[in-house]
RNA sequence: AACGAUCUUUGGGGUUUGGUGUAAUUCCAUACCGGUGGUGACAGUCCACGAACGCGCAAGCGCCGAGCGGGUGAAAUUCCUGCACCGACGGUAGUAUGCAAAGCAUGCUGAAAGUCCGGAUGGGAAAUGAGAUCGGG
Numbered sequence: 001a002a003c004g005a006u007c008u009u010u011g012g013g014g015u016u017u018g019g020u021g022u023a024a025u026u027c028c029a030u031a032c033c034g035g036u037g038g039u040g041a042c043a044g045u046c047c048a049c050g051a052a053c054g055c056g057c058a059a060g061c062g063c064c065g066a067g068c069g070g071g072u073g074a075a076a077u078u079c080c081u082g083c084a085c086c087g088a089c090g091g092u093a094g095u096a097u098g099c100a101a102a103g104c105a106u107g108c109u110g111a112a113a114g115u116c117c118g119g120a121u122g123g124g125a126a127a128u129g130a131g132a133u134c135g136g137g
Stems, first nucleotide, its partner, number of pairs: 003135006009127002017029003031115002033087002035049004044085002053062003067083005089118003093109007
């Protein structure tokens, strides 16, 4: 030095411009976004993993979306080109009546989120990256 252990650090992006409407960044048209590792060559749509959701005291288990045609090449469902597709959970508006008001209660109607708000200053795959300590020889 290799290598090993522990700790620290890092570790998710996005509603533009119009339309309808009492009301929508939620609908319609358009716009915009893409975690980690792997894969002969760069991946939201291939293979795994994480997150979310369900179960469990826990370890963990379950669940978990979406791509084709053409081109180049030794090699690409990863590049170029054309046209597509996908995206957890909770929240959201109006109105009538009652009460002095804030606000609350009840009834009726309703509008629906990958992008808004929230759990989350959370968790986390992982990182031949950065740093520290110890072991190692």

This is a predicted structure of a 137-nucleotide RNA (FMN riboswitch aptamer (RFN element)).
It was read from a public genome assembly, where an Rfam model found it.
It matches the Rfam family "FMN riboswitch aptamer (RFN element)". Rfam's curators write: The RFN element is a highly conserved domain that is found frequently in the 5'-untranslated regions of prokaryotic mRNAs that encode for flavin mononucleotide (FMN) biosynthesis and transport proteins.